[in-house]
RNA sequence: GGACUCAUAGCUCAGUUGGUUAGAGCGCUACAUUGACAUUGUAGAGGUCAGAAGUUCGAAUCUUCUUGGGUCCA
Numbered sequence: 001g002g003a004c005u006c007a008u009a010g011c012u013c014a015g016u017u018g019g020u021u022a023g024a025g026c027g028c029u030a031c032a033u034u035g036a037c038a039u040u041g042u043a044g045a046g047g048u049c050a051g052a053a054g055u056u057c058g059a060a061u062c063u064u065c066u067u068g069g070g071u072c073c074a
Base pairs, nucleotide, nucleotide: 001073002072003071004070005069006068007067010026011025012024013023019057028044029043030042031041032040050066051065052064053063054062
C1' cells in the first nucleotide's frame, strides 16, 4: 500500500436481506422474602445502534467517506 471482517446498554450478544414501541442474559438500583447474607420474585434505571454525509414516505439495516479493533497478501 491492497483485500476481507467487526463496532448495538457497564459486559457477552440477538435484531429473520428497510416498516410502525430497539431487545435478551449477566450486572446495577428499589421493594418483597431473611435475624443477616445469599437465592428467588416483582418493578425500574441505563442506548445519539462508532462518527459524518447520502438514498428513501421511512435507515441499527442500503451506499460513500472517516475513526478504531482483528485476519490475510505484498
Transfer RNA from a Candidatus Magasanikiibacteriota bacterium, 74 nucleotides, folded computationally. It matches the Rfam family "tRNA". Rfam links the family to the GO term triplet codon-amino acid adaptor activity. About the family: Transfer RNA (tRNA) molecules are approximately 80 nucleotides in length. It is annotated as a transfer RNA. Its mean pLDDT, the model's own confidence on a scale to 100, is 80.